A computed fold for a 75-nucleotide RNA from an Alphaproteobacteria bacterium, annotated as c-di-GMP-I riboswitch aptamer. The source organism's lineage runs through Bacteria, Pseudomonadati, Pseudomonadota and Alphaproteobacteria. It matches the Rfam family "c-di-GMP-I riboswitch aptamer". About the family: GEMM was predicted in a large-scale screen for bacterial structured RNA regulatory elements.
């Protein structure tokens, strides 16, 4: 540097649901809470799905794909 994720070690994130706030909504923030995750870190470039609307705009990165970055260990 590339690649893989067995076995560990140190850890990390946080679904549903509940409370609260924002939003027309999808959904998001914060707190609680853990279904899971080896990139469930970041990023809308492509596809899907969802919302508002009808020119378009918004959301989902934990729906796939792509890009960038990264701890430990094996090769």
């Nucleotide at each position: 540097c590339u690649u893989c994720g067995a076995u560990a070690a140190g850890g990390g994130c946080a679904a549903a649901c509940c409370g609260u706030c924002g939003g027309c909504a999808a959904c998001g923030g914060c707190g609680g809470g853990a279904c899971g995750c080896a990139a469930a870190g970041c990023u809308u470039c492509c596809g899907g799905c969802c919302c508002c609307a009808u020119c378009g705009g918004g959301g989902u990165a934990g729906c796939g794909g792509g890009g960038c970055u990264a701890c430990c260990g094996g090769a």